[in-house]
Small-subunit ribosomal RNA, 5' domain from an uncultured bacterium, 491 nucleotides, folded computationally. Rfam family: Bacterial small subunit ribosomal RNA. Its family is annotated with ribosome and structural constituent of ribosome in the Gene Ontology.
Context: one part of a larger RNA
RNA sequence: GGAUGAACGCUGGCGGCGUGCCUAAUACAUGCAAGUCGAACGGCAGCGAGGAGUGCUUGCACUCUGUCGGCGAGUGGCGAACGGCUGAGUAACGCGUAGGAACGUACCCCAAAGUGAGGGAUAAGCCCGAGAAAUCGGGUCUAAUACCGCAUAUGAUCUUCGGAUUAAAGCAUUUAUGCGCUUUGGGAACGGCCUGCGUCGGAUUAGGUUGUUGGUGAGGUAAUGGCUCACCAAGCCGACGAUCCGUAACUGGUCUGAGAGGAUGAUCAGUCAGACUGGAACUGAGACACGGUCCAGACUCCUACGGGAGGCAGCAGUGAGGAAUCUUCCACAAUGGGGGCAACCCUGAUGGAGCAACGCCGCGUGCAGGAUGAAGGCCUUCGGGUUGUAAACUGCUUUUAUUUGUGAAGAAUAUGACGGUAACAAAUGAAUAAGGAUCGGCUAACUACGUGCCAGCAGCCGCGGUCAUACGUAGGAUCCGAGCGUUAUCC
Repeated sequence: GGAUGAACGCUGGCGGCGUGCCUAAUACAUGCAAGUCGAACGGCAGCGAGGAGUGCUUGCACUCUGUCGGCGAGUGGCGAACGGCUGAGUAACGCGUAGGAACGUACCCCAAAGUGAGGGAUAAGCCCGAGAAAUCGGGUCUAAUACCGCAUAUGAUCUUCGGAUUAAAGCAUUUAUGCGCUUUGGGAACGGCCUGCGUCGGAUUAGGUUGUUGGUGAGGUAAUGGCUCACCAAGCCGACGAUCCGUAACUGGUCUGAGAGGAUGAUCAGUCAGACUGGAACUGAGACACGGUCCAGACUCCUACGGGAGGCAGCAGUGAGGAAUCUUCCACAAUGGGGGCAACCCUGAUGGAGCAACGCCGCGUGCAGGAUGAAGGCCUUCGGGUUGUAAACUGCUUUUAUUUGUGAAGAAUAUGACGGUAACAAAUGAAUAAGGAUCGGCUAACUACGUGCCAGCAGCCGCGGUCAUACGUAGGAUCCGAGCGUUAUCC
């Protein structure tokens, strides 16, 4: 000198674009953050419409009726494994890069073939019961794109090449078809696995290892493999640093530097890991699953003491910690995601607004004229000098500000949260807007007074003990300017 997710002190007008718990992966009140489909299904609690009946005040009340629109709860499908957050762990095929072979893939695309005939349940409902609750039990009835046989087999799998095994589901309709379903092959994209090389410090860590290293066989997996097991052999790694200890998510990048290098890994993008702590599997194409389940633990809450409930490292917000980090906002209008034939619903992703000079950039706080160089201040050798064209005063302008009016693009036929926002026009009137640090040398900028090794200053050298350009105040000056200084850290 540059830089920062900064903080602190003094000060503070506006706009645009960004950024905003670096500490306690600490504890969390409250609300929301993952639903959707009635064109899979039986139904019908509530709402609306219709129909029937009764009372009758003649258009109101009551009762019945799933008939219709729809739809609480339920069965079923798809999604919930994405998106969002965090960086605790991890020195590792975790990441980066370059390759590899023994694999998988729901939805999507292409192609081929099929979609026949049946069955038994069960939830909801109804009737009982247990419990404070969470919830649970019994009986009985019923449906399906839920479940299970049978038939068929282009194919696919296995094969001792004889053969064996293996599917399916309907719904809507304007009757044209559309959306589905089953099997197989291919694609797209995504993922699992393996390997070469690279990836911090410590030798005041020198030996480490027994499923350890390899083989045979078996099991297991989507798949290779000590991944697991039985048997056999005794290997394998290590001063080219094994093992152990400490520290740390990695990268694209970011900062600095002429570069080499050094430091760093906030925001944005890719990968990995985690979801109160530890462990486990279930479901599923996919998880060993943040807002799923089970077990154990710590903590918090409810309880009728028998037993239960919970997990903000989602968005806001609270306590605590800390030098320190925001609103319990608006909207699904756009982009994208899930479901649905669609209409549409959901979406704290996202788009926006709010707060903060936290950063970068831009703009303004006026411009021109104006000397008897006014007054006042300060200094003075008492002559004057300086503040200083600075002010007053005269003329001008209106960025900004305030008020009024018009008023977008972003949206496609329609649909705008932002927002009556941006922008434009008119009016008013210099009107609403300047500070901070420094002035001994380094280092741009000097005098007076006060103080008297005191009070104090200080980055280094060093100032202060009675004439201090170094302390404090004032005048003046210098630098930067909505900022200026200080502190911390990196180059």

Source information
The RNAcentral record of the full RNA draws on ENA and SILVA. Model confidence (mean pLDDT): 88 of 100.